[in-house]
RNA sequence: UGAACGCUGGCGGCGUGGAUUAGGCAUGCAAGUCAAACGGGCCACCACUGAUACUCGCAAGGGUAUUGGUGAUUGGCUAGUGGCAAACGGGUGAGUAACACGUGGGUAAUCUUCCCUUAGGUUCGGAAUAACUUCGCGAAAGCGGAGCUAAUACUGGAUAAGACCACGGGGACAUAAGUUUUUGAGGUUAAAGCUAGGGACCUUUUAGGCCUGGCACCUUUGGAUGAGCCCGCGUCCCAUCAGCUUGUUGGUAGGGUAAUGGCCUACCAAGGCAACGACGGGUAGCUGGACUGAGAGGUUGGUCAGCCACACUGGGACUGAGACACUGCCCAGACUCCUACGGGAGGCUGCAGUCGAGAAUCUUUAGCAAUGGACGAAAGUCUGACUAUGCGACGCCGCGUGAGUGAAGAAGGUCCUCGGAUCGUAAAGCUCUGUCACAGGGGAGGAUGCCUUAGGCUCUAACAUAGCCAAAAGGUGACAGUACCCUGGGAGGAAGCCACGGCUAACUCCGUGCCAGCAGCCGCGGUAAUACGGAGGUGGCAAGCGUUACUCGGAUUUAUUGGGCGUAAAGGGUAUGUAGGCGGUUUUGCAAGUCGAAUGUGAAAUCCUACAGCUUAACUGUAGAACUGCAUUCGAAACUGCAUUACUUGAGUUUGGGAGAGGAGAGUGGAAUUCUCGGUGUAAGGGUGAAAUCUGUAGAUAUCGAGAGGAACACCAGUGGCGAAAGCGACCCUCUGGCCCAAAACUGACGCUGAAAUACGAAAGCUAGGGGAGCAAACAGGAUUAGAUACCCUGGUAGUCCUAGCCGUAAACGAUGGGCACUAGGUGUCGGGUCGCAAGAUUCGGUGCCGCAGUUAACACAUUAAGUGCCCCACCUGGGGAGUACGACGGCAACGUUGAAACUCAAAGGAAUUGACGGGGACCCGCACAAGCGGUGGAGCAUGUGGUUCAAUUCGACGCUACGCGAGGAACCUUACCAAGGCUUGACAUGUAAGUGGUAGUGAACCGAAAGGGGAACGACUCCGCAAGGAGAGCUUACACAGGUGUUGCAUGGCUGUCGUCAGCUCGUGUCAUGAGAUGUUGGGUUAAGUCCCGCAACGAGCGCAACCAUUACCUUUAGUUGCCACCUCGAAAGAGAGCACUCUAGAGGGACUGCCUCCGUUAAGGAGGAGGAAGGUGGUGAUGACGUCAAGUCAGUACGGCCCUUAUGCCUUGGGCCACACACGUGCUACAAUGGCCGGUACAAAGAGUUGCGAUACCGCGAGGUGGAGCCAAUCUCAAAAAGCCGGUCCCAGUUCGGAUUGAAGGCUGCAAUUCGCCUUCAUGAAGUUGGAAUCGCUAGUAAGCGCGGAUCAGCCACGCUGCGCUGAAUACGUUCCCGGGUCUUGUACACACCGCCCGUCAAGUCAACUGAGUCGAGUGCACCCGAAGUUGCUCAACCCAACCGCAAGGAGGGAAGCCUCGAAGGUGUGCUCGGUAAGGGGGACUAAGUCGGAACAAGGUA
Repeated sequence: UGAACGCUGGCGGCGUGGAUUAGGCAUGCAAGUCAAACGGGCCACCACUGAUACUCGCAAGGGUAUUGGUGAUUGGCUAGUGGCAAACGGGUGAGUAACACGUGGGUAAUCUUCCCUUAGGUUCGGAAUAACUUCGCGAAAGCGGAGCUAAUACUGGAUAAGACCACGGGGACAUAAGUUUUUGAGGUUAAAGCUAGGGACCUUUUAGGCCUGGCACCUUUGGAUGAGCCCGCGUCCCAUCAGCUUGUUGGUAGGGUAAUGGCCUACCAAGGCAACGACGGGUAGCUGGACUGAGAGGUUGGUCAGCCACACUGGGACUGAGACACUGCCCAGACUCCUACGGGAGGCUGCAGUCGAGAAUCUUUAGCAAUGGACGAAAGUCUGACUAUGCGACGCCGCGUGAGUGAAGAAGGUCCUCGGAUCGUAAAGCUCUGUCACAGGGGAGGAUGCCUUAGGCUCUAACAUAGCCAAAAGGUGACAGUACCCUGGGAGGAAGCCACGGCUAACUCCGUGCCAGCAGCCGCGGUAAUACGGAGGUGGCAAGCGUUACUCGGAUUUAUUGGGCGUAAAGGGUAUGUAGGCGGUUUUGCAAGUCGAAUGUGAAAUCCUACAGCUUAACUGUAGAACUGCAUUCGAAACUGCAUUACUUGAGUUUGGGAGAGGAGAGUGGAAUUCUCGGUGUAAGGGUGAAAUCUGUAGAUAUCGAGAGGAACACCAGUGGCGAAAGCGACCCUCUGGCCCAAAACUGACGCUGAAAUACGAAAGCUAGGGGAGCAAACAGGAUUAGAUACCCUGGUAGUCCUAGCCGUAAACGAUGGGCACUAGGUGUCGGGUCGCAAGAUUCGGUGCCGCAGUUAACACAUUAAGUGCCCCACCUGGGGAGUACGACGGCAACGUUGAAACUCAAAGGAAUUGACGGGGACCCGCACAAGCGGUGGAGCAUGUGGUUCAAUUCGACGCUACGCGAGGAACCUUACCAAGGCUUGACAUGUAAGUGGUAGUGAACCGAAAGGGGAACGACUCCGCAAGGAGAGCUUACACAGGUGUUGCAUGGCUGUCGUCAGCUCGUGUCAUGAGAUGUUGGGUUAAGUCCCGCAACGAGCGCAACCAUUACCUUUAGUUGCCACCUCGAAAGAGAGCACUCUAGAGGGACUGCCUCCGUUAAGGAGGAGGAAGGUGGUGAUGACGUCAAGUCAGUACGGCCCUUAUGCCUUGGGCCACACACGUGCUACAAUGGCCGGUACAAAGAGUUGCGAUACCGCGAGGUGGAGCCAAUCUCAAAAAGCCGGUCCCAGUUCGGAUUGAAGGCUGCAAUUCGCCUUCAUGAAGUUGGAAUCGCUAGUAAGCGCGGAUCAGCCACGCUGCGCUGAAUACGUUCCCGGGUCUUGUACACACCGCCCGUCAAGUCAACUGAGUCGAGUGCACCCGAAGUUGCUCAACCCAACCGCAAGGAGGGAAGCCUCGAAGGUGUGCUCGGUAAGGGGGACUAAGUCGGAACAAGGUA
């Protein structure tokens, strides 16, 4: 917001409600009225007069009823004639881009019924016709013939104030024709009655003439109202619509109209419109206003009001004041209905209502009471206008759904850290109120009006009529017994919706597990989701709340206010120049722009302000303001403009100089390449990373000479010059353009820019003809490669060159349009001038660099602006689709110019920052390479892993940083795995309740593999109490719970590995930068080191480095047992005494700091060398691991959140497994032998361990070991023998006296137990293996390598492992090019999950939209022709018909019908154009977790 949808819904007021199919419509109503225009008809009454019946009466006659007739009786109703209305009111927005609308004017070019007003009239005649009657046709609708009749119907004549027409004279005004007024004499032209009353006069006497009044009629004046026409200005999109037009433009004449006009016709002329957008296409009713916005604007035109247009579709006229007419007519068409099939009828875009389509829009209501309208004299009638009502939360506004009190903070829900918190004073309870709804009662205003009746006043002859008056009386309300007021009862009948990750107010639990789903944008969801679904709570709004759609805002994101264009989108490739825009100084005038004032207008409503009326508000009323606009008049003259006068500074001309690859033509020259010929000469040449193709013994390459031919012009050469740009480079000549400087003179604004247009315009390409040396697309071959349609090589054709002509594009770039002016400088360079001897200074014009202010997002620009201003042009508006499609224009073609949309994404992009990375750069380090030594990879065995197997082979660890790792001890146990057997408050902890004295505990027999079951028998303890007994401990049962090596190391703590013992990582303050950030920390040196020094917008500081600590190397000192033994004594010796000197032990100290010297270095830090010293530049070694990285490792060490199991995923037991074995890998041991093996002898350690232990001497055994038990809780005793080594012997190069696997036999030890599955010993056996492919590891000195010894774990041991200890003890390092890793600085980047990154294209699959497409279908439209309805004008009117006039008549005049011509809707035929639907097929595009092939781009992206 005229809304719709979802959930929900108490009341009232005021508004509002078919936006789509201008689709079709049943039914009812929506325009009638007037009898005071007219003749009839019907009914009633009255009067008169008949008939019949009854009745009264003797009768005459009367009465009643029925039924006729007559009537200038009265009243009512009414079909028809006639008048007025029906052209208003009401609906809709299809059409219309137009004088349709808006606004302001014009009409000297006009009309206007009814109304008001002025003046004057209303006279004398005539002929018809409907109704009606009758006849006929038809189904109907309806029609026809004959006959009668009236009028305010029709018609002839008279009169003419006035009007109109033409003519003459005068005046006023005005203009394009002219208008107006006055006057004169001419011509033309009207009419209708009705009614109320009166009763002097007349007559045909209920009456009429006549009179009075009213209404009506005719002519006329002016007005009012309404309408027509014309004009200025304003009014959407498309230029992929650029040219349109023949009644077209104008004139003359005529016609037509109320009126101007090509409005129409004839003739004449050839014009008219258009870039200020004609013509064409699309869309659309316009406005006041409405919504929004600070405004300027943007969007919109529903309700209300003004205008327009339309009325089933198309055409047409008639009537009329007014129509080309919504509920009139004619024709054509479509559709619907009726039909007797011959013909007819109809038009809701009036009010209701119905169907359809749609997301969607109401009662087939009441009333004329009010307001308004038509008719009427009036009463009144009609009025789906209108007033009311109903329906819809559709909107706006108002009210309510209760108020106060109430803490045991109830129950219940939810959450929980289990304490509690929250819903929450909320509820209940208590005390009140009474709006709304409901019931009952009362009860306005809308009616101060209108109508009727009677009355009064004025006019009048009149008591009539007309006008007027008064609170006379009576009547008149659809809504509706409504608004409002009172009473009654009782909190009783009345709350939902959305949201809660951020934007954005509001948070937790459960469920789910990238599923289901959410989502406006960003984005949530893959097991702890404040984002999904539910719940509790909270927030917001509230009879509504959300969603969707649309509009404006925010959006200075189309920028007039108010943007940009070097790199983000955007400067045209360059110039000349048309239109246009803009334009120096000065005089005068004008007044178009401009400014001021006044007048008119700008409808009302709306908006705003004030006041007022409904209880308030919404709503409404009154007044004001406003309506920013348009027009007219008057004024001003600064500025712009126009005209005019002058000027010289802008611009130009002349004179004298000057530089230049400026252009065109013609000629000349040398060097070089190639080719040809000749000479010399011989085997190669050429080419590459390396090669090959190729050339060459038919003589190449090389070299010398001669010749041919084409192309390009080395050096000079320069961010030098010239040109508009493209571009221009040997020399000379001819022709020619522009520029600069100097000094004068002249012209006098002549200028700047520039759509359209025109010219020029690299390279490539095209056409024709030449030319062709070199180079070189395509192509061929050789390489490279997984491939190589490439990069490299050998060849090579177009082309490159010339002439003539096309093409018209480039990163045509300074990615910077042109012009003018202004705004610090410094320093080069080119050309000219001035001063100067020169150096140089200065000035004008170019061309560079640096730099201030200023600008800029930053980078940067900065007098050659991207600064500050003015003028003009071009261009931009998210990325992709796409510079594509279609169309048009150009082109020989290639192609160029112009240039979209659908669809799709949430980014694309710029500049700079920090990192990371680079097959970028610089510097530096590390057993990183190199130099060496020894290994691994081959063998056997050990061990770990993978794989396989299995009932199970438990689990974890997986590049470096898993794999002799967790495990520093798997036969049972361990043990987590498997099979089987068992237990269920449990093997273990705490609590509650109940029970228990033959209780707890011990526990025989028996079953069983054990666990377990079983239960004889024995049999307690503490406290209280006199005792009975009670309480505890314990046990049993039940319940809470235990338990889990179950899961998640991607929920965690802690610990650890790694980069890496690499030298880094940061902070405070300050400064710089819009900011991210930078600076410090970079730089110059130096170091192992961000170590130190110097410098510096930085100054300091922290964590790291170093040092402090331990150990080791030297000395001193203290101490001297269990250690030591030089001297002395004893002893054969060992040893002891004595001693503490030495060794050693372990406390405390010293010592080393570039301290000293020389040199180098910046006077520094520091470095090189030297002295001294046990040790020298960190002396060696260890411990020590910054900020962080790897979601690195560990839930199976322990801890811990969540989840899971609970007679089992817990616990116990027996047995098995973790030890399997076609295989593969890692780590080791032992070897392959003579630097060795074996045998004998002999020497020298350190560090450790030991009472459930180490275990000596001795004895036994070949040996493992056994017996035994001295000593030792350890500088005392033991393990304990060190081994390699050294001395001597043997072996003699072999599968061996090497090697020891494997196997057999016999033993030993540990242990409950050695089969699966232990170690050791002896004897026997004696496998592979002869030094190890590709590849790969460790180590820089007491190191590697070799050799043995100890320890932890441990009953024993699969230990060849691990971890310590000593003994023996090397080689090599030129050096930093390369490999790997790391550090610092710098550079590039399209990377930031950070190169294991990013990312491109084909192909394959799916979806979507658009393009094209043989065609085909539809809509619209142009042109030509055919046919031609209705109808108007015109013509004809012989024949046919005719009342009004003339005429006695015949007849005439005139008219009608009919016919014809032009025009003419629909229709038809043909041919075009535009748009749309559809289509086999075709080409591309976009999108889509994990497809294929490559690897084009980003780093030097590996060929920039």

Description
This is a predicted structure of a 1504-nucleotide RNA (small-subunit ribosomal RNA) from a metagenome. Rfam family: Bacterial small subunit ribosomal RNA. The sequence is in RNAcentral, with records from SILVA.